A computed fold for an 86-nucleotide RNA from a Thermoplasmata archaeon, annotated as transfer RNA. It matches the Rfam family "tRNA". About the family: Transfer RNA (tRNA) molecules are approximately 80 nucleotides in length. By type it is a transfer RNA. Its mean pLDDT, the model's own confidence on a scale to 100, is 81. The sequence is in RNAcentral, with records from ENA. The organism belongs to Thermoplasmata, within Archaea.
RNA sequence: GCCGAGGUAGCCUAGCCCGGACAAGGCGGUAGGCUCGAGACCUGCUGGUGCUUUGCGCCUCGAGGGUUCGAAUCCCUCCCUCGGCG
Numbered sequence: 001g002c003c004g005a006g007g008u009a010g011c012c013u014a015g016c017c018c019g020g021a022c023a024a025g026g027c028g029g030u031a032g033g034c035u036c037g038a039g040a041c042c043u044g045c046u047g048g049u050g051c052u053u054u055g056c057g058c059c060u061c062g063a064g065g066g067u068u069c070g071a072a073u074c075c076c077u078c079c080c081u082c083g084g085c086g
Base pairs, nucleotide, nucleotide: 001085002084003083004082005081006080007079010027011026012025013024020069028046029045030044031043032042033041047059048058049057050056051055062078063077064076065075066074
């Protein structure tokens, strides 16, 4: 230099091909239940941020730009990781 695979919340993974409602699930965390106590198990909550906080708004899929009513998903450029070729 060329080719291929990948980058999604603290961690892991789905969703991408074929665009559509609040980005889903698990782990972990946290609160409660159970228990003499703990583990296991069960239940609630769990991306970020702001506010006038029973709730509401805004933002978020490596970065930037484009297409579109609408982008994690399509297009372009770039960055990073892994593998292969030279």